[in-house]
C1' cells in the first nucleotide's frame, strides 16, 4: 500500500421512543435522555428510491388519488466518491 474482516483490545455512533427548541410551511433538523442495531450507522445529495410542500391542468364526474416539473429532506433506503481505528493475509 492492497484485500478481507471484527477473533481480540481500546473505543465510536445512536433506531424506535420520551422531553425540549422564537429551527422549518412541511418532510425533517438541533439539544438532552435512550440503546434497536451498525466494521465505516464517519463524511459527501453524484445516480436511483422514498418523503415534503409548491406549480402544471395530463388522468379522474367532483373529490381523494395518480402523472409530470423544478425545489427541499433523507447518508440508519440502495449504489457510488473521499477519509479512518484495530487485526489477519
Nucleotide at each position: 500500500g492492497a484485500u478481507c474482516g471484527u477473533u481480540a483490545a481500546g473505543g465510536g455512533c445512536a433506531c424506535a421512543c420520551c422531553a425540549u427548541c422564537u429551527c422549518g410551511a412541511g418532510a425533517g433538523g438541533g439539544u438532552g435522555g435512550g440503546u434497536c442495531g451498525c466494521a465505516a450507522a464517519g463524511u459527501c445529495a453524484c445516480g436511483g428510491g422514498u418523503c415534503a410542500g409548491c406549480g402544471c391542468a395530463c388522468a379522474a364526474u367532483c373529490a381523494a388519488u395518480g402523472g409530470c416539473g423544478a425545489u427541499g429532506a433523507u447518508g440508519g433506503c440502495c449504489g457510488g466518491g473521499c477519509u479512518g481505528c484495530c487485526g489477519a493475509u